Two RNAs folded together computationally: RNase P RNA and transfer RNA, 473 nucleotides in total. It holds a member of the Rfam family "Bacterial RNase P class A". Rfam's curators write: Ribonuclease P (RNase P) is a ubiquitous endoribonuclease, found in archaea, bacteria and eukarya as well as chloroplasts and mitochondria. Its best characterised activity is the generation of mature 5'-ends of tRNAs by cleaving the 5'-leader elements of precursor-tRNAs. Cellular RNase Ps are ribonucleoproteins. RNA from bacterial RNase Ps retains its catalytic activity in the absence of the protein subunit, i.e. it is a ribozyme. By type it is a ribozyme. The coordinates come from a structure-prediction model, not an experiment, and the mean pLDDT is 80.

[in-house]
RNA sequence: CCAGGCGGCCGGAUGGUCGCUCCCCGGCUUGCCGGGGGGAGGAAAGUCCGGGCUCCACGGAGACACGGUGCCGGGUAACGCCCGGCGGGGGCGACCCCAGGGAAAGUGCCACAGAGAGCAGACCGCCCGCCCGGGCCUUUCGGGGCCGGCGGGCAAGGGUGAAAGGGUGCGGUAAGAGCGCACCGCGCCGGCGGUAACGCAGGCGGCAUGGCAAACCCCACCGGGAGCAAGACCGAAUAGGGGCGGCGCGCCGCGCUCUUCGGGGCGCGGCAGGCGGGUCUCCGGGCCGGCCGCCCGGGUUGGUCGCGCGAGGCGUCCGGCGACGGACGCCCCAGAUGAAUGACCAUCCACCGUCCUCGGGCGGGGACAGAACCCGGCUUACAGGCCGCCUGGCGCU
RNA sequence: GGGGCCGUAGCUCAGUUGGGAGAGCGCUACGUUCGCAAUGUAGAGGUCAGGGGUUCGAUUCCCCUCGGCUCCACCA
Numbered sequence: 001c002c003a004g005g006c007g008g009c010c011g012g013a014u015g016g017u018c019g020c021u022c023c024c025c026g027g028c029u030u031g032c033c034g035g036g037g038g039g040a041g042g043a044a045a046g047u048c049c050g051g052g053c054u055c056c057a058c059g060g061a062g063a064c065a066c067g068g069u070g071c072c073g074g075g076u077a078a079c080g081c082c083c084g085g086c087g088g089g090g091g092c093g094a095c096c097c098c099a100g101g102g103a104a105a106g107u108g109c110c111a112c113a114g115a116g117a118g119c120a121g122a123c124c125g126c127c128c129g130c131c132c133g134g135g136c137c138u139u140u141c142g143g144g145g146c147c148g149g150c151g152g153g154c155a156a157g158g159g160u161g162a163a164a165g166g167g168u169g170c171g172g173u174a175a176g177a178g179c180g181c182a183c184c185g186c187g188c189c190g191g192c193g194g195u196a197a198c199g200c201a202g203g204c205g206g207c208a209u210g211g212c213a214a215a216c217c218c219c220a221c222c223g224g225g226a227g228c229a230a231g232a233c234c235g236a237a238u239a240g241g242g243g244c245g246g247c248g249c250g251c252c253g254c255g256c257u258c259u260u261c262g263g264g265g266c267g268c269g270g271c272a273g274g275c276g277g278g279u280c281u282c283c284g285g286g287c288c289g290g291c292c293g294c295c296c297g298g299g300u301u302g303g304u305c306g307c308g309c310g311a312g313g314c315g316u317c318c319g320g321c322g323a324c325g326g327a328c329g330c331c332c333c334a335g336a337u338g339a340a341u342g343a344c345c346a347u348c349c350a351c352c353g354u355c356c357u358c359g360g361g362c363g364g365g366g367a368c369a370g371a372a373c374c375c376g377g378c379u380u381a382c383a384g385g386c387c388g389c390c391u392g393g394c395g396c397u
Numbered sequence: 398g399g400g401g402c403c404g405u406a407g408c409u410c411a412g413u414u415g416g417g418a419g420a421g422c423g424c425u426a427c428g429u430u431c432g433c434a435a436u437g438u439a440g441a442g443g444u445c446a447g448g449g450g451u452u453c454g455a456u457u458c459c460c461c462u463c464g465g466c467u468c469c470a471c472c473a
Base pairs, nucleotide, nucleotide: 001393002392003391004390005389006388007387008386009385010384012348013347014346015345016344017343018342020039021038022037023036024035025034026033027032028031041368045379046378048377049376050375051374052373053227054226055225056224066223067222068221069220070219071085072084073083074082075081086100087098088097089096090095101218102217106216107215108212109211110210123158124157125154126153127152128151129150130149131148134147135146136145137144138143166184167183168182169181170180171179185207186205187204188203189202191200192199193198231305232304233303234302241296242295243294244293245292246291247290250271251270252269253268254267255266256265257264258263275289276288277287279285280284298472299471300470312331313330314329315328316327317326318325319324349366351364352363353362354361355360398469399468400467401466402465403464404463407422408421409420410419416453424440425439426438427437428436446462447461448460449459450458
């Protein structure tokens, strides 16, 4: 210098003018004025996960179904996230990728092609025997060669396929074959190292049942449901309406038992009584009323809270390889509700196009995108730029 | 703001133990008719919304993105 890998950060700056929203202080004519202060993001997005918070259900329980996750260890409030390892794959390398449990628990599928696709199979091929009366050629008449047919053996080679019942080599054989041997792979056994996943070396086994679980399924673990339009309060208006359903699980005493000493569980006995009133033959029936839920019908499109101190930021030190944790100090940092956070001008900084005297002129124009209860992650979008560490190559010293 | 469903030919829709991309209407050509309609025969027409992954193989199974539809307010 070129090419590349990983991690982190910024994503216009300054000044002026005119506006918007919220808070505090002061004034008054109560919605205006004056002063001061705050005002989008790394993704506010997609809503894919995990929580806080609120309501509903409920027995601080368990099971079925359903959904999700899936190597090991750690981090965290929690997670499907993160960190560190293990195994597999890719790259010369820095480094990157992996939904990475179970296929001898069972079911299912493997189309087409191919002989054979699941406890498979012989198309071409290789080898042996027979034909002595198959055919042709040759002969030194003993025979030999080629083709064909029949009966066997084989799975080496060809061919099909994504996949053909271990791979390579040597021996062996009529030809072959784990048939035998060596190495690699695979399975089993015990040993050593490691918290573990797993790794290492050894012995035995001739190989013994391929792939798909992001097909059903099995195993382990996790999950009650809904979501701030949750939910609570005030006000206005309407026909203050109609139908159906619901309202109980208590108290006292004794005994046993568990205990984190707060209390919980079980059994026995007694009392009252099942929303309120009243009636009958009183935990029951009918009548009147109250509250709650659902449905039908009707009305409104107002306000307040929830709602900004939080698993909050920043800095220093300590522990840890790291994710992260701890201690101390400092800071308060958007709350709108058709929804504020903007527009213009000047100078500069980057960027793009073009011209050219290689330094400037001219023109264009600021990436993705915008809070809506909040937080931790993941994913997706993003013009351009900066910093640090590392790898490979070339050149020079 | 939050929840659910869907995307296959020009239109309306089928498509499951993952292996052929289909139906009706429409369109084109020819026949029929004086001509049109109807009808008969033949044919064209698809990035299965887009991208990635699993698998030998994806409309189908999984993930991400895009687009569309629909529901959820309060009072009594």